[in-house]
RNA sequence: CUCAUCGAGACCGGCUGAGGGAAUGGCCCUUUGAAGCCGGGGCAACCGCCGGGCCCAACCAGCCCGAAAUGGUGCCAACUCCACGGGGACCCACGUCCGCCGGAAGAUGAG
Numbered sequence: 001c002u003c004a005u006c007g008a009g010a011c012c013g014g015c016u017g018a019g020g021g022a023a024u025g026g027c028c029c030u031u032u033g034a035a036g037c038c039g040g041g042g043c044a045a046c047c048g049c050c051g052g053g054c055c056c057a058a059c060c061a062g063c064c065c066g067a068a069a070u071g072g073u074g075c076c077a078a079c080u081c082c083a084c085g086g087g088g089a090c091c092c093a094c095g096u097c098c099g100c101c102g103g104a105a106g107a108u109g110a111g
Stems, first nucleotide, its partner, number of pairs: 001111006011040005019029003024083003041076003046072002050066005080105001084102003087098004
């Protein structure tokens, strides 16, 4: 940089001791113990492995479906916690709301 996914799911113990939720703001979490490290546990099919289908004369590749957690990653507060633009509902208004559409940034995987 490209592609896919992101409202599902999953916590205990030990050491330690003040921060953490990417950034800014908000709003939260946190001495009933943050972050980190160690040990154990769990969630989850992105890749790999395995089975089947489509395609093909056949094989490979590709696409689809499934199985699988002993392989490689990932994850285990809040939608990716929220924010921007559009649309809609309520309201005299201020404003509030939405499993709606799009965008930005980000996270994870694969290349």